[in-house]
RNA sequence: UCCCCGGUAGCUCAGCGGUAGAGCGGCUCGCUGUUAACGAGAAGGUCCCAGGUUCGAAUCCUGGCCGGGGAG
Numbered sequence: 001u002c003c004c005c006g007g008u009a010g011c012u013c014a015g016c017g018g019u020a021g022a023g024c025g026g027c028u029c030g031c032u033g034u035u036a037a038c039g040a041g042a043a044g045g046u047c048c049c050a051g052g053u054u055c056g057a058a059u060c061c062u063g064g065c066c067g068g069g070g071a072g
Base pairs, nucleotide, nucleotide: 001071002070003069004068005067006066007065010024011023012022013021018055027041028040029039030038048064049063050062051061052060
């Protein structure tokens, strides 16, 4: 320098162009003599950044940043 993959909740990851989700964790309540386990509930997101396309973008296109892998 070039090519490929990835960046979404605190963590691990889903997510056909049409209101962003799960598991785990944290919180509250129940249960229990207490804790754990179990059950229920609510919370938590500038979808890496900037443009573009579109009625509408986490999703498509372009450039950049960061991480991983490969070629020279």

A computed fold for a 72-nucleotide RNA from Candidatus Sungbacteria bacterium RIFCSPLOWO2_01_FULL_51_34, annotated as transfer RNA. Its Rfam family is "tRNA". The family's RNA type in Rfam is transfer RNA. Its family is annotated with triplet codon-amino acid adaptor activity in the Gene Ontology. Model confidence (mean pLDDT): 82 of 100.